This is a predicted structure of a 73-nucleotide RNA (transfer RNA) from an Anaerolineales bacterium.
The sequence is in RNAcentral, with records from ENA.
Rfam family: tRNA.
Taxonomically the source falls in Anaerolineales (Bacteria, Bacillati, Chloroflexota, Anaerolineae).
[in-house]
């Protein structure tokens, strides 16, 4: 300095052709149990890295910018 890829709840991933953003663990709370673990129900947790276009609508498409990783010189 240039190319590639990823960046979504507290962690790990999905999200198909642009059309309600979901699963698994964790963590809260019941149930069960002498107590607890485990198992079972249950609610809650995000406005998808920033900022901006395009659209009737963007997690997704287009432009800039961070930040992490590979490769190149």
């Nucleotide at each position: 300095a240039g190319g590639c890829c990823a960046g979504u709840g507290g962690c790990g991933c999905a999200a198909u052709u642009g059309g309600c953003a979901g699963c698994g663990c964790a963590g809260u709370g019941c149930u069960c149990u002498c107590c607890a673990a485990a198992a079972g129900c249950a609610a809650a947790g995000g406005c998808u890295g920033c900022a901006g276009g395009u659209u009737c609508g963007a997690g997704u498409c287009c432009u800039g910018c961070c930040u992490g990783g590979c490769c190149u010189g």